[in-house]
The prediction has a mean pLDDT of 84. A computed fold for a 136-nucleotide RNA from a soil metagenome, annotated as c-di-AMP riboswitch aptamer (ydaO/yuaA leader). It matches the Rfam family "c-di-AMP riboswitch aptamer (ydaO/yuaA leader)". Rfam describes the family as follows. This family represents a conserved RNA structure found upstream of the ydaO and yuaA genes in Bacillus subtilis and related genes in other bacteria.
RNA sequence: UGCCUAAGCUCCGCGCCACCCGCGGAGCGCGGGGGACCCAGAGAGGUGCAAAGCACCUCAGGGGCGAAUUGGCGAAACCGCCAUAGGACACUUCCGAGUCCGAGCCCGUCAGCUAACCCCGUCGGCGCUUAACGGA
Numbered sequence: 001u002g003c004c005u006a007a008g009c010u011c012c013g014c015g016c017c018a019c020c021c022g023c024g025g026a027g028c029g030c031g032g033g034g035g036a037c038c039c040a041g042a043g044a045g046g047u048g049c050a051a052a053g054c055a056c057c058u059c060a061g062g063g064g065c066g067a068a069u070u071g072g073c074g075a076a077a078c079c080g081c082c083a084u085a086g087g088a089c090a091c092u093u094c095c096g097a098g099u100c101c102g103a104g105c106c107c108g109u110c111a112g113c114u115a116a117c118c119c120c121g122u123c124g125g126c127g128c129u130u131a132a133c134g135g136a
Base pairs, nucleotide, nucleotide: 001127002126003125004124008028009027010026011025012024013023014022015021029122030121031120032119033118034117039112043059044058045057046056047055048054049053061110062107063106064105065104070083071082072081073080074079086101087100088099089098093136094135095134096133
């Protein structure tokens, strides 16, 4: 001085002679989750009750953050390769070109949407020194 990301700014207290910095707190900004009416949705099998339907049992779970999903191949789970939904790249948007990513983590049987309302996060990882593509 830039890039990815929500992940930044300000103030107060303490530590320090003080600044920076560290810890704790608050506010603003940015981001995420839970949560009505209405709408949507209603797994399979068995047993009991005359039945509607209800109850019980067994099997299969389900969900969130994020672009990071899905398919194929390799004997192949780990792993590797190819592709792919999707995502990123220097004022912004569109078009074109090129180069990359296409991970990881969390909840714990539980959550559709959802006004009011409630709760949470604000990490981390990289690059550059006139360069950071072209056109509108």